């Protein structure tokens, strides 16, 4: 100096997993077909558009409106999904540095 082995304790980086958070996308939005309800109601279903985007495109409440007809209006609160950033937890894995014995 190199290789191999063993034991114990402490450290750094990183990966996986989970949770939280932020950003971007999309406005949980828009268009249309068929059907349904009717002031104790205001929905169901299908297709399309929208995203460098998979999925989703609903729900709760309030307001207005519709005098019984076929059509809803506005506002507030709520996410999920995709990708990226950050934080934390967790045990496991990897790497690095360092230590000890033969």
């Nucleotide at each position: 100096a190199a290789a191999u082995u063993g034991a114990a304790g402490a450290g750094a980086a990183u990966g996986c997993u989970u949770u939280c958070u932020c950003a971007u996308a999309u406005a949980u939005g828009c268009u249309u077909g068929g059907g349904a309800a009717u002031a104790u109601g205001g929905c169901c279903u299908a297709a399309g558009c929208g995203u460098c985007u998979c999925u989703a495109c609903c729900u709760g409440g309030a307001u207005a409106c519709c005098u019984u007809a076929a059509a809803u209006c506005u506002c507030c609160g709520g996410a999920c999904u995709a990708u990226g950033g950050g934080a934390a937890a967790c045990u496991c894995g990897u790497u690095c540095a360092g230590c000890a014995c033969g």
Source information:
Purine riboswitch aptamer from Marininema mesophilum, 102 nucleotides, folded computationally. Its mean pLDDT, the model's own confidence on a scale to 100, is 77. Lineage of the source: Bacteria > Bacillati > Bacilli > Thermoactinomycetaceae > Marininema. Its Rfam family is "Purine riboswitch aptamer". The family is grouped with related families in Rfam's "Purine riboswitches". Rfam describes the family as follows. Riboswitches are metabolite binding domains within certain messenger RNAs that serve as precision sensors for their corresponding targets. The literature on the family includes a 2003 paper in Cell by Mandal et al., "Riboswitches Control Fundamental Biochemical Pathways in Bacillus subtilis and Other Bacteria". Of the family's consensus pairs, 100% are formed in the model. The sequence was found by an Rfam model in a public genome assembly.